[in-house]
RNA sequence: GGAGUCGUGGUGUAGCCUGGUUAACACGCUGCCCUGUCAAGGCAGAGACCGCGAGUUCGAAUCUCGUCGACUCCG
Numbered sequence: 001g002g003a004g005u006c007g008u009g010g011u012g013u014a015g016c017c018u019g020g021u022u023a024a025c026a027c028g029c030u031g032c033c034c035u036g037u038c039a040a041g042g043c044a045g046a047g048a049c050c051g052c053g054a055g056u057u058c059g060a061a062u063c064u065c066g067u068c069g070a071c072u073c074c075g
Base pairs, nucleotide, nucleotide: 001074002073003072004071005070006069007068010027011026012025013024020058029045030044031043032042033041051067052066053065054064055063
């Protein structure tokens, strides 16, 4: 220098291919219930506008382009 994969709550992932309800699951966190207490269990809640910017579209996490970072491969 070229190519590929990935980037989504605090953590780990799904959703992307096939655009359409103001993004789902687990763990963690907060409150309540339960318990003599803790843990476990039950209920409820907060937390991501999807790496960043632009474009296409009525509508973009999803499609296109650029760019940044991580990893892998080629030279």